[in-house]
RNA sequence: UUCUUCAGGGUUGGGUGCGAUUCCCUACUGGCGGUAUAGUCCGCGAACCGAGAGAGUGAUCUCAAGGCCGAUCCGGUGAAACUCCGAAACCAACAGUACAGUCUGGAUGAAAGAAGAA
Numbered sequence: 001u002u003c004u005u006c007a008g009g010g011u012u013g014g015g016u017g018c019g020a021u022u023c024c025c026u027a028c029u030g031g032c033g034g035u036a037u038a039g040u041c042c043g044c045g046a047a048c049c050g051a052g053a054g055a056g057u058g059a060u061c062u063c064a065a066g067g068c069c070g071a072u073c074c075g076g077u078g079a080a081a082c083u084c085c086g087a088a089a090c091c092a093a094c095a096g097u098a099c100a101g102u103c104u105g106g107a108u109g110a111a112a113g114a115a116g117a118a
Base pairs, nucleotide, nucleotide: 001118002117003116004115005114006113013025014024015023027102028101029092030091031044032043033042034041039090040089048067049066052063053062054061055060072088074086075085076084094105095104096103
C1' cells in the first nucleotide's frame, strides 16, 4: 500500500388513559482508542447541519472541507484511580407514533477501530 472478516446494548412489573414498551412509579443498557480497569477525564466515530465538487434533461444521487456534539461527585485503598471498592447522582441524535436512551425506520447502511492475509 492492497484485500478479507468482524465491529451497539437495553422497557421487567405496575398506574392513568379510547389510545402510551413514548406520560407517572419502577426496571434495564453503555461503541472505539488513550490512561491504574472509564457511558460522565482526554481524543475519536455515529447522528444532525453543511461551504464546495461530481453525475443526471430533471426529480434526485454520490463525494466532501468544516461546523455541531450529552452527563460526577463524595469517602476508602494505593506510588499512581473523576477508571478499582463503597455510597449517592447524572446523561443518551434524527424521523414516525399519545411526548421514546430501550419500539418502528433510514440501516442487509456507514464507521471510530480490531483481527487476519498478501
The RNA shown here (FMN riboswitch aptamer (RFN element)) has 118 nucleotides and comes from uncultured Acetatifactor sp. Of the family's consensus pairs, 100% are formed in the model. Its Rfam family is "FMN riboswitch aptamer (RFN element)". Rfam links the family to the GO term FMN binding. The coordinates come from a structure-prediction model, not an experiment, and the mean pLDDT is 85.